[in-house]
Context: one part of a larger RNA
RNA sequence: CCCUGGUUAAGGAACUCGGCAAACUGACCCCGUAACUUCGGGAGAAGGGGUGCCUGCUGUCGUUAGAGACUACGCGUCUCGAAGCGUCUGGCGGGUCGCAGUGAAACGGCGGUUGCGACUGUUUACCAAAAACACAGGACUCUGCGAACUCGUAAGAGGACGUAUAGGGUCUGACGCCUGCCCGGUGCCGGAAGGUUAAGGGGAGAGGUGCAAGCCUCGAACCGAAGCCCCGGUAAACGGCGGCCGUAACUAUAACGGUCCUAAGGUAGCGAAAUUCCUUGUCGGGUAAGUUCCGACCUGCACGAAUGGCGUAACGACAUCCCCGCUGUCUCGACCAGGGACUCA
Repeated sequence: CCCUGGUUAAGGAACUCGGCAAACUGACCCCGUAACUUCGGGAGAAGGGGUGCCUGCUGUCGUUAGAGACUACGCGUCUCGAAGCGUCUGGCGGGUCGCAGUGAAACGGCGGUUGCGACUGUUUACCAAAAACACAGGACUCUGCGAACUCGUAAGAGGACGUAUAGGGUCUGACGCCUGCCCGGUGCCGGAAGGUUAAGGGGAGAGGUGCAAGCCUCGAACCGAAGCCCCGGUAAACGGCGGCCGUAACUAUAACGGUCCUAAGGUAGCGAAAUUCCUUGUCGGGUAAGUUCCGACCUGCACGAAUGGCGUAACGACAUCCCCGCUGUCUCGACCAGGGACUCA
């Protein structure tokens, strides 16, 4: 010096990215417990008190010596029930010892705010446990059964010895309040017309060859599916949801007007946000002092409604900020024990 433990005056987070680590708390009984809430919860909330040993009194229940009743007289049945013992580690009181009585050990630190995810679960075997995945619930869509769909060249199998309250696919993700506008593009669905269109059908006509019959080769009309075009529908399908100028008797702002473009120009709700560049925005709160935090404002660089929006009790080895308690984290070190390191063998 390193590792693992133990103690530490005064202070008590000043440490640090961050209370990381450590410390505090801790069992059982009693008292007592807020906001909020889906009335279950929150709750072990929080916060208090008690706990050894000796002894007195007293209660509960069990056991029964005995007493009584009945009697099919049996060592029978039923009822009451003293003392003692046990029991509830019962209750109330007195005493007593130590610094200390869950005397060692095992054995929650607590509270408040906000974000995210409803929850219990699941995960990167060996750097990530999460706000990621899953999840009940919601919606769309496909599938009428030899189902759709999946595996297989097939037979066949799963689906399912199921049958639309079933099964498959996709999205969303408890619950509450809700989920606006756009179908122009892409997708999907529908459409007995029309356009285009392959093989094929069709053969006007043309060519090669041959003396010829013929054989061979081109080949225009026209008739030909699905698809595409076309016409509609559909956004909890993929997705999208404007610009400029002017205007009110202070100023500022613009309910109002004009104009251009669009398929339609972002509704509700939320908003410097896990989203805000400028930005440590501005104001308020908290601190002596606050790029973080909380509440507001709205100028949303670039929120926004099942790629769900906004809330939400409970839950979380999640993330953020703040208090109390507590501490060697620190001021700032010190000491002790064991094991290494070091020296020698």
Background:
Model confidence (mean pLDDT): 89 of 100. Large-subunit ribosomal RNA, domain IV from an activated sludge metagenome, 345 nucleotides, folded computationally. The full RNA is in RNAcentral, with records from SILVA. Its Rfam family is "Bacterial large subunit ribosomal RNA".